[in-house]
RNA sequence: UACUGAAAAAGGCAAACCCGUCGAAAGGCGGGGACGCAAAGUCACCGGUCUACAGAAAACGGAGUUGUCGCCGCUUUCUAGGACGGCGGGACCGCCAGG
Repeated sequence: UACUGAAAAAGGCAAACCCGUCGAAAGGCGGGGACGCAAAGUCACCGGUCUACAGAAAACGGAGUUGUCGCCGCUUUCUAGGACGGCGGGACCGCCAGG
């Protein structure tokens, strides 16, 4: 240095849930708390997953009209510019031990 491993030693992180907070939401942050993790350290490059404020399309309803477009409301579908590193791949950094 690479590989293998968590048996030992020193440690580390922190799921669900609860409280507070930011956010349209997914989710993030802080505190408590431990399901687990040998990278459950860092990074959205690739894939995948989640959400849909905003935008687009369609249906329905409303006001109005001779009627239509346009307007308003609601429902459905699509879309990340949002998110997930404890989904997988990849990149970088790293404690201990062994051959």
A computed fold for a 99-nucleotide RNA from Candidatus Accumulibacter propinquus, annotated as c-di-GMP-I riboswitch aptamer. The organism belongs to Candidatus Accumulibacter, within Bacteria. It was read from a public genome assembly, where an Rfam model found it. The coordinates come from a structure-prediction model, not an experiment, and the mean pLDDT is 86.